RNA sequence: UUUUUGAUUGGCGAAGGAAUCCGCCCUUAAGCGCCUACCGAAAAGGGAUGGCUGAUGACUCCUACAGUGAU
Numbered sequence: 001u002u003u004u005u006g007a008u009u010g011g012c013g014a015a016g017g018a019a020u021c022c023g024c025c026c027u028u029a030a031g032c033g034c035c036u037a038c039c040g041a042a043a044a045g046g047g048a049u050g051g052c053u054g055a056u057g058a059c060u061c062c063u064a065c066a067g068u069g070a071u
Stems, first nucleotide, its partner, number of pairs: 010025004016062003020058002033052003038046002
C1' cells in the first nucleotide's frame, strides 16, 4: 500500500496508564502549550534547529523522569 474476514459504536480536554467526577464537540467540530531568534513590505501571518512550565480538565493511585534525606 492492497485485498479478504470479523468485531466494536461516539470523540476531545499540549508530552504514560487506570478509576471517579466535571467540561466541551457532533466530524465543516471539540483538541493539537508558551517565549524568542528568524522569515515576511507589514504592527498581518508563520515560527524554531534556541528557551520555559505541568506526567491531572479536577482528584486519587501506579509508572517514568528529576531533587533532597535515610538505610
Model confidence (mean pLDDT): 75 of 100.
This is a predicted structure of a 71-nucleotide RNA (Fluoride riboswitch aptamer (crcB RNA motif)) from an Acidobacteriaceae bacterium.